[in-house]
Molecule: small-subunit ribosomal RNA
Organism: uncultured bacterium
RNA sequence: AGAGUUUGAUCCUGGCUCAGAUUGAAUGCUGGCGGCAUGCUUAACACAUGCAAGUCGAACGGUACCAGACCCUUUGGGGUGCUGACGAGUGGCGGACGGGUGAGUAACACAUAGGAAUCGACCCAGCCGUGGGGGAUACCCUGGGGAAACUCAGGCUAAUACCGCAUACGCUGUGAGCAGGAAAGCGGGGGACCUUGUGGCCUCGCGCGGGUGGCCGAGCCUAUGUCGGAUUAGCUAGUUGGUAGGGUAAAGGCCUACCAAGGCGACGAUCCGUAGCGGGUCUGAGAGGAUGACCCGCCACACUGGGACUGAGACACGGCCCAGACUCCUACGGGAGGCAGCAGUGGGGAAUAUUGGACAAUGGGGGCAACCCUGAUCCAGCCAUUCCGCGUGCAGGGAUAAGGCCCUAUGGGUCGUAAACUGCUUUUGUAUGGGAAAAAAUCAUCUUACGUGUAGGAUGUUGAUGGUACCAUGAGAAUAAGGAUCGGCUAACUUCGUGCCAGCAGCCGCGGUAAUACGAAGGAUCCAAGCGUUGUCCGGAUUUACUGGGUUUAAAGGGUGCGUAGGCGGGGAAUUAAGUCAGUGGUGAAAGCUGGUAGCUCAACUAUCAAAUUGCCAUUGAAACUGAUUCUCUCGAGUACGGUUGAGGUAGCUGGAAUGUAACAUGUAGCGGUGAAAUGCUUAGAUAUGUUACAGAACACCGAUUGCGAAGGCAGGCUACUAAACCGUAACUGACGCUGAGGCACGAAAGCGUGGGGAUCAAACAGGAUUAGAUACCCUGGUAGUCCACGCUGUAAACGUUGCAUACUCGGUCUUAGCGAUAUACAGUUAGGACCUAAGCGAAAGCAUUAAGUAUGCCACCUGGGGAGUACGGUCGCAAGAUUGAAACUCAAAGGAAUUGACGGGGGCCCGCACAAGCGGAGGAGCAUGUGGUUUAAUUCGAUGAUACGCGAGGAACCUUACCCGGGCUUGAAAGUUAGUGACGAAUUCCGAAAGGAGUUUUUCUAGCAAUAGACACGAAACUAGGUGCUGCAUGGCUGUCGUCAGCUCGUGCCGUGAGGUGUUGGGUUAAGUCCCGCAACGAGCGCAACCCCUAUCUUUAGUUGCCAUCAGGUUAAGCUGGGGACUCUAAAGAGACUGCCACCGUAAGGUGUGAGGAAGGUGGGGAUGACGUCAAGUCAUCAUGGCCCUUACGUCCGGGGCUACACACGUGCUACAAUGGUUGGUACAAAGAGUCGCGACACAGUAAUGUGAAGCUAAUCUCAAAAAGCCAAUCUCAGUUCGGAUUGAGGUCUGCAACUCGACCUCAUGAAGUUGGAUUCGCUAGUAAUCGGAUAUCAGCAACGAUCCGGUGAAUACGUUCCCGGGCCUUGUACACACCGCCCGUCAAGCCAUGGAAGUUGGGAGUGCCUAAAGUCCGUAACCGCAAGGAUCGGCCUAGGGCAAAACCAGUAACUGGGGCUAAGUCGUAACAAGGUAACC
Repeated sequence: AGAGUUUGAUCCUGGCUCAGAUUGAAUGCUGGCGGCAUGCUUAACACAUGCAAGUCGAACGGUACCAGACCCUUUGGGGUGCUGACGAGUGGCGGACGGGUGAGUAACACAUAGGAAUCGACCCAGCCGUGGGGGAUACCCUGGGGAAACUCAGGCUAAUACCGCAUACGCUGUGAGCAGGAAAGCGGGGGACCUUGUGGCCUCGCGCGGGUGGCCGAGCCUAUGUCGGAUUAGCUAGUUGGUAGGGUAAAGGCCUACCAAGGCGACGAUCCGUAGCGGGUCUGAGAGGAUGACCCGCCACACUGGGACUGAGACACGGCCCAGACUCCUACGGGAGGCAGCAGUGGGGAAUAUUGGACAAUGGGGGCAACCCUGAUCCAGCCAUUCCGCGUGCAGGGAUAAGGCCCUAUGGGUCGUAAACUGCUUUUGUAUGGGAAAAAAUCAUCUUACGUGUAGGAUGUUGAUGGUACCAUGAGAAUAAGGAUCGGCUAACUUCGUGCCAGCAGCCGCGGUAAUACGAAGGAUCCAAGCGUUGUCCGGAUUUACUGGGUUUAAAGGGUGCGUAGGCGGGGAAUUAAGUCAGUGGUGAAAGCUGGUAGCUCAACUAUCAAAUUGCCAUUGAAACUGAUUCUCUCGAGUACGGUUGAGGUAGCUGGAAUGUAACAUGUAGCGGUGAAAUGCUUAGAUAUGUUACAGAACACCGAUUGCGAAGGCAGGCUACUAAACCGUAACUGACGCUGAGGCACGAAAGCGUGGGGAUCAAACAGGAUUAGAUACCCUGGUAGUCCACGCUGUAAACGUUGCAUACUCGGUCUUAGCGAUAUACAGUUAGGACCUAAGCGAAAGCAUUAAGUAUGCCACCUGGGGAGUACGGUCGCAAGAUUGAAACUCAAAGGAAUUGACGGGGGCCCGCACAAGCGGAGGAGCAUGUGGUUUAAUUCGAUGAUACGCGAGGAACCUUACCCGGGCUUGAAAGUUAGUGACGAAUUCCGAAAGGAGUUUUUCUAGCAAUAGACACGAAACUAGGUGCUGCAUGGCUGUCGUCAGCUCGUGCCGUGAGGUGUUGGGUUAAGUCCCGCAACGAGCGCAACCCCUAUCUUUAGUUGCCAUCAGGUUAAGCUGGGGACUCUAAAGAGACUGCCACCGUAAGGUGUGAGGAAGGUGGGGAUGACGUCAAGUCAUCAUGGCCCUUACGUCCGGGGCUACACACGUGCUACAAUGGUUGGUACAAAGAGUCGCGACACAGUAAUGUGAAGCUAAUCUCAAAAAGCCAAUCUCAGUUCGGAUUGAGGUCUGCAACUCGACCUCAUGAAGUUGGAUUCGCUAGUAAUCGGAUAUCAGCAACGAUCCGGUGAAUACGUUCCCGGGCCUUGUACACACCGCCCGUCAAGCCAUGGAAGUUGGGAGUGCCUAAAGUCCGUAACCGCAAGGAUCGGCCUAGGGCAAAACCAGUAACUGGGGCUAAGUCGUAACAAGGUAACC
C1' cells in the first nucleotide's frame, strides 16, 4: 500500500465483498510445562446455609458462663467479684468508611475552568477553662399478657447518660448601652502533709468544654462541553422578576403572601426514544470513528414507592416507620425477611470459577495497650479466556531401503537423509536432598538521655502462602503435536470416488462422467499448544469528504422572481482590542501511552525518572488582517437629463381570408373517404357553382440562425394606460451592495366551481373497417373541453436536463439595437443573439469571454438498484390531488460515456439465374428409389432447415450383416512368440440343418555327409485377445456450409487515459482490398490474379497398330499391299493475347469502338485450387484414438429369418398423357471407355432372352459396337387410341451351392391410372438449357430408371435493379453480445416472505381532573394527665398508594382487504429497445 466483482472488451460512477488489527467472548478439533492477568456482558430474576461491623471493664451498675485464689463443709457441695476475665444491660466511638451494582438519570449527573453566602467528629498548632449541685432510668427483683415475636405494671440502683447553678473569651445576638451561652471524669505512680479508708494532694497520661487557625472532607452557584428524532413547533402560573416573611450550615421561588407580566424557543424550547459520566480502551498516517469489562475519580441505587429520626456526616446495602408485591412461621389472634458484600443454589443464557486458607503483610474500626473484628486485603483452587516464555531433542548412519502415492518411454519421481543402529545432551517431567526473601514494627527483657512514663539502641518473639520459588544430585530420548487451508483474491496439486446428486461457498462462483472448487488419499502451504469458525468494533471506505467528494449526460440546481433573518462584502484615515498572534503564571489527579534506566535467568509483568497531556483559566504585550466606533472618497449600486428598441403587460375599438350554418338561384347523380373499403350525406335535389346573411375562433404573406420578458410565455391593425432594457452625458447620493433558510408573488397544458359562449377541432361514446382478437392505429360522426369573466388548482422532459452575483483568461465569422465620425462602405466601441476554435477542464461525449476554464460569496440538492415518490402522520385543496416523506424485505449489481461487432419492417453504393425477361421441369398419374410413421422376433446403425431424404451404400437372395430366432466354442474366428508333432494337400466313411465332432487311406520340400536348421501345416500350456458396445459435447484425420464471397490480418509509426482507431476510410475503377489518385501513415503476410491440367490456332520433332494427297499393285468392296509424312490423327516440345496497336473519353487507373490485325480480345471456354473464421455442423459404423463398459459374453462360428414389411405422409427420379408423335422398313454421322476367371467376331439353333461351336485380341491392331435423335419412305388421324405401359396369368433363358420369402432378362396374353397437373416451387445466360444415345465403376447375377464420364442435335431471353432471397463496403440507431430464433413489459394462475388498511380486542408508559388517603415533618390546640416544664388528644397543610372519568400516545393481535418482493420450463397478449413496425417520453 491494495485486491475481487457490472462489460464481448474499455474508461468512469457506484455499491457489495476480502486481506489487517481487536475482544471480559462463545463454539469445533486438539492439548506438555511455567509466569502475569482476566473470569454472569443475559434475569437491578428469586434466594437455602455459613460468614462479610464491631469494639471499649482505663466511662458505669455489676457477675450469667470459664479459670484461679481464699473461706466454709455433712466431702455431695456451698460461699466470697477478691483476681484473670466477662453474658446481658447503661454509656462512648464506629455501623455515612471499606465492599457491590449500573436499574434510574440527557441532568450542574459528569468533565474543564472559576466563584461566594457555608459546615465539619476524629487529627495538627496556638489561647483559655475543667468549680459546685440535682433528679431519674436500664440491668435486676416481684407480678401480669402472648403460640411466638415481644410486652405491660410496681419496686431498687450507677455513670464520661440527663438537667439546673456559677464563671467565661477574640463566641452568638444587638437598638452598641448590653444581653445570652460551657464542661466529666478515668487510669498509672508517689516523697512530704491530711485522712478510718478506697482516698485527698502532687505528678504523668488519656479524656471533657469554649474559641482561633490549618489539613482533609462535604454542601451550594456560574461559564463552556456532553446521543438520536422536526413524521415532536411552540412550552411555561411558582411559571419569570420584585417586596416582605419563613426555612437552611449556607445564596436562592427553596416555601408562603402580595405586586408586575414576564421567562424559554429554529444557535432547536417542549415532547419521545436511548444512555451512568470521565481518566482511559480498541482502531486509524492523522483528523476522526467506536467503546466506557478489569484499575482510578465522580454520580446514582440497595425488594418497589414514600417518609423522617439519630448523628459531625444519612434521608442510611447487612438502621427505623408506613404502603405494595413476593417468600417463610403461626395455636389464625399475629409475626419475620430482603446476597446489586464473599462463597454457594435455582433460573435465564452461546457463556463466566471454590459453600477454600489467613489476618503473616498492607489498610480500616474500637481500645492506653495487650488485643479483638475485618469474604477489604493477602494467598491458594478451577478454566489454553488473554498476553509472554520454554519444551517435545541433537549429530552420524542406513540407501537415495521397504511401503504408500504419482507418472511411465519400464525407467523414474516423491514422502526423504525416515526407522533400526552408534554417539551426545537433559530444558520440562520424575526421584532424592537442601531451601528462601517477603519481618518493618508492636510487645518482652536489658540499656542510654533525668527519677516512673516518653524518645533512641541491643537481644528475643511473629509467615496463611509453603517445604512453594530457587539450588544441588541421579537415571533416562526417556513424559510431550496438532489445527486449518491448497480455483482467483491468497502461500500451497495430483489421483480416485461422485455425476446440477451428495455437497461447497467470504465475494466472484464450483458440481449435469475426465471436478487442482464436493468426499477421500498422497503430497504441499501457513500457524503452532494451539488452530479454525461465529459474533463485535475500527480500518481499508476520499463510501458523509474539517483534513478530503460532488450536482450538463452517472444520484444530485429549487419552475421563476421579490425579499426577512442569517452569511459574505469597495478605497483612505483614526481609535479600540472581541476574534487573532506572542510571552509568563496556574491548572490539566494517579494509573495508562511514549522515551531512558532498573528488578524478576528473558519476556509478559513491575519499579523509578523524564517527556507528553495538542485543553481551560488568568495576566502582560503586539495591532498587520477580520470585527466595533468615528471621519472621509468614488470606481460598486442608485438617481437625473437626452435618445433608441421590441410579438413585454393590461383594457378598449376594429379588419380581411378561411370554416360552418341558413336563405335563394344554377344544376344533376352522385358526393365523401381509404392501402382498399364501408359507415355517413344525397332524387324530400346533395357534392359543385353564384349571391346574400349570421356565428365563433384563429391571425397567411412580412417571418428570420430575428426580437421582448424573471420564468411560464408573447404575433392581424389602431388607441389609451403601464413596465423594462440599452446607448450617450458624467450633474447628484456616497457602499446605499451580493446571496437569500422560512415568507410573499407569478406560474404552460389538463382539471374543478359559478355564469356566459360554442364556428373549428375533439378525450368519452357510437358506428364502419383492419385483425386470430382490435375495448387501438385508419374512416364517418360526436359530448365535455377548446373561447370569455371571476375564483381555485400549483404541477410538466416547467430543459441550456447547466442556481444567482462579481472579477480574470488566445482568436475568427455572422447578426440585433445604439454611439462617435460629412459617410449608406471599412474599421472601432457598448449591450445582446448564434457558430467555429486555442489554452485549460472533463470518464468521455463535449464545454470553451453566454465556460462545464481560473477564483470568491451565498443558497438549493445528492450518497447503490428495487421496494417508492409508495405507506403512515402533518400541512394545503371543493375534488382530482399536491407537498413533506420512511421502513421491513430483496438483489450484486443498477448506471454514464465511448469501442468493436451483430441486427433494423434505417439510409447510401454495389454484386449474384436474386428478381425481371425467357426455356424446360416438380407439385396431379403409374412405377423405381430414399425418408418419416406404423408394424415386427428383427424390420441393424448413422444422416434431419438451407448444409438429411437415388445420402454413408460405386450395387442386402447366402455371404455382406452390424439386427432377430435357434444350435455351438471359451486363450477364443484372425495375427505374433515359445515346446512338440508332422508335410500341406488329396480321396473317403458315420452323426448333424450346418458349424462341428469321431475316423480311414495316401503323401513332403530346401540346404547339409549327418546332426541339425529353415519353409509350410497341426498344436497342449502361457503371454498378448476381441467388441460395428457408449461418448463426434474428450479428440486426430477427413468432409459439408457461408463461398471462389473479397475479404482476414501483422510489423513499425501516429492518434486515443483505454477498449481501440489509423493503415483497410475518401474520389475513381475493377470480376476482385484489381489498379490509380489523395491521405499519418509506410511496408508486409494469408486470400484475388498468375504459375498447373484439358480445350480452341499454328509451328517443329516423331510416324505404328493411326492416316492415304501424289506414285504403283490389287479386290465385288475395303489403306488390302508396296510406298509416303503431305493431310487428319497421335504425343512431346514450342509459339500465340499483353488493352500490345489505332481513335475517342479520362490526371491516372481504366473505359468505349460491327476499329485493325488475329484461330482466339479484354479472366477466350472449362477444371483443379476454398483466406481468417462460423455452425460444440457431420462422422468413435472407413481409419486412428483418451476415458468408460462387457469377458463361458455386449466376443466368436454356423443354419434359418430380417434389413425387400405397408392404412398412410414427404423428397429425388423414370415413363407417360401423344401427330414437333407412335409403329414398320431403309439409311448416315461420334466421342470417351472397358476386356484373358475377360471382350468374344463369325457360323448355326431358337420368335427371343440365349445356347452350341469358334477366329482374333493383354488391345490406336481384335472385341464389346447397333450409336440414337437425324434423314428417306409407309402407315396411324385425335380416340383413353396402333397413345400409355402399370398390373396379372402362362411358358422360358441366364447367373449362382441356392432365385419361396427376395434377382434380372425373353416370348405370348392381359392393357390400370393418366387427356399437361391447385396453392406453391426448382434448374438454366451458350455449345448453356432442352433433347438424343454411348461407356464405366461396383459386380457371379441384379433390383441402374441411380451415380460418374462421353459425345450428337441445339435454342429463347436479359428493358432493368422498384420489389423477394443471399452477400460486400460506408454510414446511422440500439436497452442486442448465446448477438433479433436477441432483449423484454403487464394482467392472470401457483407457492413462499415481509408489510399497509381494518369492525374490534389486549397490553404499556406518561400526563390531566375529581374522590380518598398511611407513615411522617411542620403549624394550631380550651375540656384529659401533670405543681410546672410538658404530654396525651384532636384539627389543618402536603403526600406514597388506591379509586373514578374523559382524551391522547405507543405496542401486540385480528375476520376481511390493498399493493410489494422472490420463485425451475405455467396462461394471455407483444407495450419498450431498430423509424421496434402508430417515434419515444413527461